[in-house]
RNA sequence: CGGGGUGUGGCGCAGCGGAAGCGCAUCGGCUUUGGGAGCCGAAGGUCGCCGGUUCGAAUCCGGCCGCCCCGACCA
Repeated sequence: CGGGGUGUGGCGCAGCGGAAGCGCAUCGGCUUUGGGAGCCGAAGGUCGCCGGUUCGAAUCCGGCCGCCCCGACCA
C1' cells in the first nucleotide's frame, strides 16, 4: 500500500429499515444467624466518528478512525 472481517450498557453477544435487547456483573428488597444460593425489582448504551438516502437508519450508501487476518513492498 491492496483485500477481507470487525466496532452495540462494565464484560461477552444478539438485533441487519418501524427504532435497542439477552446472559454475566453492579445496586436495592425478600428469604438465610451470616456467607453462598434463590426470587423480585432497578440503574446503566441513543449503536466508533462525520456526512448522505429515507416518512423513518444500529441496520442502506460515502469518507475517516481503531482492532484482527491475508497478501504485496522495503530493510
The RNA shown here (transfer RNA) has 75 nucleotides and comes from an uncultured bacterium. Its Rfam family is "tRNA". By type it is a transfer RNA.